[in-house]
Transfer RNA from a Candidatus Bathyarchaeota archaeon, 76 nucleotides, folded computationally. The organism belongs to Candidatus Bathyarchaeota, within Archaea. Its Rfam family is "tRNA". Rfam links the family to the GO term triplet codon-amino acid adaptor activity. Rfam classes the family as a transfer RNA. About the family: Transfer RNA (tRNA) molecules are approximately 80 nucleotides in length. The sequence is in RNAcentral, with records from ENA.

RNA sequence: GGGGCCGUCGUCUAGCAUGGAUUAGGAUACACGCCUGGGGCGCGUGCGAUCCUGGGUUCAAAUCCCAGCGGCCCCA
Numbered sequence: 001g002g003g004g005c006c007g008u009c010g011u012c013u014a015g016c017a018u019g020g021a022u023u024a025g026g027a028u029a030c031a032c033g034c035c036u037g038g039g040g041c042g043c044g045u046g047c048g049a050u051c052c053u054g055g056g057u058u059c060a061a062a063u064c065c066c067a068g069c070g071g072c073c074c075c076a
Base pairs, nucleotide, nucleotide: 001075002074003073004072005071006070007069010028011027012026013025020059030046031045032044033043034042052068053067054066055065056064
């Protein structure tokens, strides 16, 4: 220098191909409660994501397009 893949709650992850419904869902962590002699397990409730950033397309974008940033890999 050329090419590919990835970026979503604190962490992991679904959703993206085929744009539209629901609070953007789930697990885990954390807080509180129930349970227990106490704890763990289990159960319930709560908390938590401007979907990497900016722009574009569209009535409508996590999803499509462009540029940039970051990570990983391949070629040279």